[in-house]
RNA sequence: GAGUCGGCCGGGCAGUCGCUCUGUUGCCGGGGCGAGAGUUCUGGUGGCGGGGAGGAAAGUCCGGGCUCCAUAGGACGGGGUGCCAGCUAACUGCUGGGAGGCGUGAGCCUACGACCAGUGCAGCAGAGAGUAGACCGCCGGUGAUACCGCAAGGUGAGCCGGUAAGGGUGAAAGGGUGCGGUAAGAGCGCACCGCGCGGCUGGCAACAGUCCGUGGCAAGGUAAACUCCACCCGGAGCAAGACCAAAUAGGAAUCCGCAGGCGUGGUCCGCGCCGGAUUCGGGUAGGUUGCUCGAGGCUUUCGGUGACGGAAGUCCCAGAUGAAUGACUGCUCUCGACAGAACCCGGCUUACAGGCCGACUCU
Repeated sequence: GAGUCGGCCGGGCAGUCGCUCUGUUGCCGGGGCGAGAGUUCUGGUGGCGGGGAGGAAAGUCCGGGCUCCAUAGGACGGGGUGCCAGCUAACUGCUGGGAGGCGUGAGCCUACGACCAGUGCAGCAGAGAGUAGACCGCCGGUGAUACCGCAAGGUGAGCCGGUAAGGGUGAAAGGGUGCGGUAAGAGCGCACCGCGCGGCUGGCAACAGUCCGUGGCAAGGUAAACUCCACCCGGAGCAAGACCAAAUAGGAAUCCGCAGGCGUGGUCCGCGCCGGAUUCGGGUAGGUUGCUCGAGGCUUUCGGUGACGGAAGUCCCAGAUGAAUGACUGCUCUCGACAGAACCCGGCUUACAGGCCGACUCU
């Protein structure tokens, strides 16, 4: 100088005035209980004290807690995940490892099961894109009233056939090198390399091995294409849900029926309906709760490579509901980005001015 990985901060200080939650206390009111003294609940306001947005509060993409539906069981359908081991409440997360790829390196990236179960898909070029393919070439045969030659014989367009070595096309064309072999060729045979299968050794495993044996040998690619295999997943969500409760409709029980209307009946009594009162119940407006002490933070220590787990100590750290977390002034600096909680938590992803720290690599 260039870079890799990890962690942290996200203007600071002071004053004044507000907003919200809360502890305590004073004052002013309201309700319940009680004969009263009093007690209890609650509203407003003042004093004093304490707390008051984020690393992503975001996207709502995963996972869990919690709540209701049936303690969520079977089948079908649908969705997700996909090398191995571990961590965790759980996960599509994280940690460690394996394999492959990239980088000189620190290090980074990977949906990384199966296309010999079946189906499908693929632009151009090319003879052929798949239990493949003969365009050129190579080789064999045949071979024109042809050509060369005294002759033997040779050349030879075309035709028939063999051949996947060589050329050519393509991102990709049936393992590589060499020797043998052959008309020319070819794992056709052999050696080595590579590959598959089996064993052995190491490893919990994925897998690895300069080991042993065996098979001439792989015949394309593609599954974030259908599909197959294995495993996992019930649905809806705090506007979940619970409680108190003006009002309205409809309902239930008890009482009244003195008087009235209707029905039954020839009439009366009686009975029923309408009616009146009280209570219950209902649940709207509204209120309370769920609500923030939690898989919690910090420090130390122990176990573990690590994710993480255990122990001890210590701390309480927003809880609003038209929804607070702000405004002004002064000083100061490197002049301040992305952005605002709404049931909670663990992740992932995305946005972000600028700055700090640590470890490491290359030159």